This is a predicted structure of a 120-nucleotide RNA (SAM riboswitch aptamer (S box leader)) from a Dehalococcoidia bacterium. Rfam family: SAM riboswitch aptamer (S box leader). Rfam describes the family as follows. The SAM riboswitch is found upstream of a number of genes which code for proteins involved in methionine or cysteine biosynthesis in Gram-positive bacteria. It was read from a public genome assembly, where an Rfam model found it.
[in-house]
């Protein structure tokens, strides 16, 4: 960094530290000296592994006793990421619809980013 693929309306401090910016980009519109990012701790959450333990099923092996390996719930949160203002903050491109237009509003989809598994 590129491809594939699943998620994105839920959750999370009144703690230390540092001191001006932040919330991807563009346009809003937020947020912040009643202390921003970044760092520490704390916590959130279950995507991978992981462990147990309980439930499942019509898998597959096997010396057909039983086990062994595998699937699917559900628990744990020990390891590896990941979050911790606002729905990915909102739009930004097409489409429907409510109006005959504008504007504004809803509702689908792209796109874009995010983050995890994989893979080059």
């Nucleotide at each position: 960094c590129u491809c594939u693929u699943a998620u994105c309306c839920a959750g999370a401090g009144u703690g230390g530290u540092g001191g001006a910016g932040g919330g991807a980009c563009c346009g809003g519109c937020c947020c912040u000296a009643c202390g921003a990012a970044g760092c520490c701790c704390g916590g959130c959450a279950a995507c991978c592994a992981g462990u147990u333990u309980g439930g499942g099923a019509a898998g597959g092996c096997u010396c057909c006793a039983g086990g062994c390996c595998g699937c699917c719930c559900a628990a744990c949160a020990u390891g590896g990421u990941g979050c911790c203002a606002a729905g990915u903050c909102c739009g930004a491109c097409c489409c429907u619809g409510c109006c005959g237009u504008c504007c504004g509003c809803a509702g689908g989809g792209a796109g874009a980013g995010a983050u995890g598994a994989g893979a080059g």